[in-house]
RNA sequence: GCAGCAGGCCGGUCUGUCGCUUACUACUUUUGUAGUCAGAGGAAAGUCCGGACAACGCAGAGCACCACACUUCCUAACGGGAAGAUAUUCGCAAGGGUAUUGUAGCGUAACAGAAAAUAACCGCCCCGCUUGUCGGGGUAAGGGUGAAAAGGUGGGGUAAGAGCCCACCGGUACUGUAGGCAAUUAUGGUAGCCGUACGCCAUGUGGGUUGCAAGACCAUGUAUAUUUCGGUUCCCCUCGGGGUACAGGGUUGCUCGCCCUGUUGGUAACAGCCGGAAAGGGUAGGUCGCUCAAGGUUACAGGUGACUGUUACCUUAGAUUAAUGACAGGCGCCAAAUUUAUUUUUGGUACAGGAUCCGGCUUACAGGCUUGCUGUUUCA
Numbered sequence: 001g002c003a004g005c006a007g008g009c010c011g012g013u014c015u016g017u018c019g020c021u022u023a024c025u026a027c028u029u030u031u032g033u034a035g036u037c038a039g040a041g042g043a044a045a046g047u048c049c050g051g052a053c054a055a056c057g058c059a060g061a062g063c064a065c066c067a068c069a070c071u072u073c074c075u076a077a078c079g080g081g082a083a084g085a086u087a088u089u090c091g092c093a094a095g096g097g098u099a100u101u102g103u104a105g106c107g108u109a110a111c112a113g114a115a116a117a118u119a120a121c122c123g124c125c126c127c128g129c130u131u132g133u134c135g136g137g138g139u140a141a142g143g144g145u146g147a148a149a150a151g152g153u154g155g156g157g158u159a160a161g162a163g164c165c166c167a168c169c170g171g172u173a174c175u176g177u178a179g180g181c182a183a184u185u186a187u188g189g190u191a192g193c194c195g196u197a198c199g200c201c202a203u204g205u206g207g208g209u210u211g212c213a214a215g216a217c218c219a220u221g222u223a224u225a226u227u228u229c230g231g232u233u234c235c236c237c238u239c240g241g242g243g244u245a246c247a248g249g250g251u252u253g254c255u256c257g258c259c260c261u262g263u264u265g266g267u268a269a270c271a272g273c274c275g276g277a278a279a280g281g282g283u284a285g286g287u288c289g290c291u292c293a294a295g296g297u298u299a300c301a302g303g304u305g306a307c308u309g310u311u312a313c314c315u316u317a318g319a320u321u322a323a324u325g326a327c328a329g330g331c332g333c334c335a336a337a338u339u340u341a342u343u344u345u346u347g348g349u350a351c352a353g354g355a356u357c358c359g360g361c362u363u364a365c366a367g368g369c370u371u372g373c374u375g376u377u378u379c380a
Base pairs, nucleotide, nucleotide: 001376002375003374004373005372006371007370008369009368010367012331013330014329015328016327017326018325020039021038023036024035025034026033027032041351045362046361048360049359050358051357052356053211054210055209056208060256061255062254063253064252065207066206067205068204069203070084071083072082073081074080085100086099087098088097089096090095101202102201105200106199107198108197109196121143122142123139124138125137126136127135128134129132151169152168153167154166155165156164170194171193172191173190174189175188176187177186178185179184215288216287217286218285226278227277228276229275230274231273232272234243235242236241237240245263246262247261248260249259250258251257264271265270295314296313297312299310300309301308302307332349333348334347335346336345337344
């Protein structure tokens, strides 16, 4: 110099003229005028996780459903983050990706193949007889098929063979010592224990619902009307309550249990109360929630780190037909041409805009600055 890897930050700025919005101050005469402070993001996007907060409930039990699952730590919490471990994979490398609880049982592994774990097509060995391309028995070492065929090499043994036995190696299980908080690593010992992968299944932990269009308050207004369906059962004590039955509602999806609400009269029909449905009518206005927070910035200390503690300072949108912009010039950055020369000219300047708030993840992004590391080339 070139090509990469892993992080962090910025992603516009200045001046002028005009314009917009909340709050505050002053004046005002009519909801204006003037002034002051302030006025979108690193992702505001996706709506994928976790919460704060609000309402309903809070009494659980069983079954189901969903999510997560190596170790230690961080956090309010998380399916998140940090640092690691093992296996596997991509890269020359720096580094990147995937996976991780358990295994008693069940299932699958197309096709080919005898057979995908209860093995026999060829082959090898033994016996028989009617001596044959025959029948019977043994075998899984050799061959074939296949991604994968009963751990590998060598020896013994055998009729021929086989972990059948032995030595060494590999795997697995248990265990001693040492390192590590741990997952585990290294190194010994014992055991012939010896198919692999995936899925189902099992275990453990967690999960109430709905969500600011949550919810609270005020004001205004119609129709105290019409049609239809369901419940309105009994008992006890004494005027109000309890139990039971039925109906409706609530507790994740179901069942049981539990809690709340209604059940009064009259005796043809019915009226009343509660709940559901239809048709129809009225209103859709205002205030709060609404931004002080698991908040931001600085310094020091601790920690490998994510982060934590202490100190000092700051208050940075709160709109609601939804504000933060337009024009002009300059600077910054990028590209092309040009030039002795960033000299001159021209063009461009990313992704993209709140609406309850916060912590993550994922996705998009012209360009710039910076820290550490890897490979390669050249020079000293």

Predicted 3D model of a 380-nucleotide RNA (Bacterial RNase P class A) from a Bacteroidales bacterium. The coordinates come from a structure-prediction model, not an experiment, and the mean pLDDT is 77. Of the family's consensus pairs, 91% are formed in the model. Taxonomically the source falls in Bacteroidales (Bacteria, Pseudomonadati, Bacteroidota, Bacteroidia).